Context: one part of a larger RNA
Molecule: large-subunit ribosomal RNA, domain IV
Organism: Deltaproteobacteria bacterium
RNA sequence: CCCUGGUUAAGGAACUCGGCAAACUGACUCCCGUAACUUCGGGAGAAGGAGUGCCUGCUGGCGUCAGUCACCUCGCGUGAUGAAGCGUCGGCGGGUCGCAGUGAAACGGGUUGCGACUGUUUAACAAAAACACAGGACUGUGCGAACUCGUAAGAGGACGUAUAGGGUCUGACGCCUGCCCGGUGCCGGAAGGUUAAGGGGAGUUGUCAGCGAAAGCGAAGCAACGAACCGAAGCCCCGGUAAACGGCGGCCGUAACUAUAACGGUCCUAAGGUAGCGAAAUCCUUGUCGGGUAAGUUCCGACCUGCACGAAUGGCGUAACGACAUCCCCGCUGUCUCGACCAGGGACUCCA
Numbered sequence: 001c002c003c004u005g006g007u008u009a010a011g012g013a014a015c016u017c018g019g020c021a022a023a024c025u026g027a028c029u030c031c032c033g034u035a036a037c038u039u040c041g042g043g044a045g046a047a048g049g050a051g052u053g054c055c056u057g058c059u060g061g062c063g064u065c066a067g068u069c070a071c072c073u074c075g076c077g078u079g080a081u082g083a084a085g086c087g088u089c090g091g092c093g094g095g096u097c098g099c100a101g102u103g104a105a106a107c108g109g110g111u112u113g114c115g116a117c118u119g120u121u122u123a124a125c126a127a128a129a130a131c132a133c134a135g136g137a138c139u140g141u142g143c144g145a146a147c148u149c150g151u152a153a154g155a156g157g158a159c160g161u162a163u164a165g166g167g168u169c170u171g172a173c174g175c176c177u178g179c180c181c182g183g184u185g186c187c188g189g190a191a192g193g194u195u196a197a198g199g200g201g202a203g204u205u206g207u208c209a210g211c212g213a214a215a216g217c218g219a220a221g222c223a224a225c226g227a228a229c230c231g232a233a234g235c236c237c238c239g240g241u242a243a244a245c246g247g248c249g250g251c252c253g254u255a256a257c258u259a260u261a262a263c264g265g266u267c268c269u270a271a272g273g274u275a276g277c278g279a280a281a282u283c284c285u286u287g288u289c290g291g292g293u294a295a296g297u298u299c300c301g302a303c304c305u306g307c308a309c310g311a312a313u314g315g316c317g318u319a320a321c322g323a324c325a326u327c328c329c330c331g332c333u334g335u336c337u338c339g340a341c342c343a344g345g346g347a348c349u350c351c352a
Stems, first nucleotide, its partner, number of pairs: 001346008010337002014335001019332001027052003031049002037042001039172001053096012067081005097101001108329003112325002114322002119131002135170005141164001147156003173317004178248003183245002185241005192236003198230002203225005210217002249267005276309001277306001287303005
């Protein structure tokens, strides 16, 4: 010096990112007493108090039981009552010892955020506000179901049958969930446009019987091409659909101080963000005001100028719950002021 324990004057979080660590609290009792809030269950062991050993006296309940009484199928019977003693659980009083009697060991309170909850998870740096979850919604599935695995046979789904089973999103509960279908997707439609293979063959070419003096023309056949025209779904097109993917404006002016703008004008859009919330898990930002502190970039309550909240990529609340995150208070402490000492174990040095 390091590790593991123990003690510590005065102060008591001044430590620090942060009370990290430690300390405090702690058991039991048919004891006293317990707030806001609440889904009336809870919150609650809220909080906050009291008692607790040993000896002894009195007293009560229960168990056991001598005896007594009743009944009788008469027996080692059944029922009732029940002294003393013993056992056990209490109550009241007196005494007694120690610093101390649960003689050791055993949960403080409030605020806000997030997630309803119990659960699940990165085996070996993350346990969470992530995942799951009951509940909600949309969607496809009529049974040889949809869907999944497999080339197939076949299997799962399910020895189930729409109150079923699959997919996607949301995530208890309460109050709710606005506007946009122009784009993309999905669903429906089938008149018109486009359109593949295929059908169709106008026509073109090669070849050569023949004709011609030659140049050349050229039937049939065999080949190679091949225009109209007829051809589904799809796409175009017409509708629907947002708890489908998604989206939800700008500029200018205006009121008997100023400021602001209920109001007006104009441009654009598919439609221009409703309710609710809001300096927020949210830039500028330590916004401004209020609270708490002697002093507060955090915290709480307001305001709204929302860089860039916003309604099942859910919005706003919410009792209970949380090894979650923030802030505050009481108590407590070696975290600290600021160190010191003790025990054990190492390191190190010396000796054997």